[in-house]
């Protein structure tokens, strides 16, 4: 940078240091000197790893051990989160309203992000 798969409705501080930002982009709505970004330090959750524990499967003549899936329960490692659903909508079908149409809302699936793991 870019392919692959999983996730994205739940969590998470009235702290300290800093000073105008911020929320991907875009249109919108929002947050912010009752103090924004970023640093610490807390917390949060359980993708990776790791550790205990149940239950199947696989091999073995059986057992034990061993491996493999699943799910629990912990977390000191490697990450990651900690305003609003990924704040919302961005393209597309499909039902509703609308006499048609403009538009307008509901659902769904894409797209696009953003995190993990794995690859190139």
């Nucleotide at each position: 940078c870019u392919c692959u798969u999983a996730u994205c409705a739940a969590g998470a501080g009235a702290g300290g240091c800093a000073g105008a930002g911020g929320g991907a982009c875009u249109g919108g709505c929002c947050c912010g000197a009752u103090g924004a970004a970023g640093c610490c330090c807390g917390g949060c959750a359980a993708c990776c790893a790791c550790u205990g524990g149940a239950u199947g499967a696989u091999a073995u003549u059986u057992a034990a051990a061993a491996u493999c899936a699943u799910c629990c329960a912990a977390c000191a490692g490697g990450u990651g989160c900690u305003a609003a659903u990924u704040c919302c909508a961005g393209c597309a079908a499909a039902g509703c309203a609308g006499g048609g149409g403009a538009u307008g809302c509901u659902u769904u699936g894409a797209a696009a992000g953003a995190u993990a793991a794995g690859g190139g």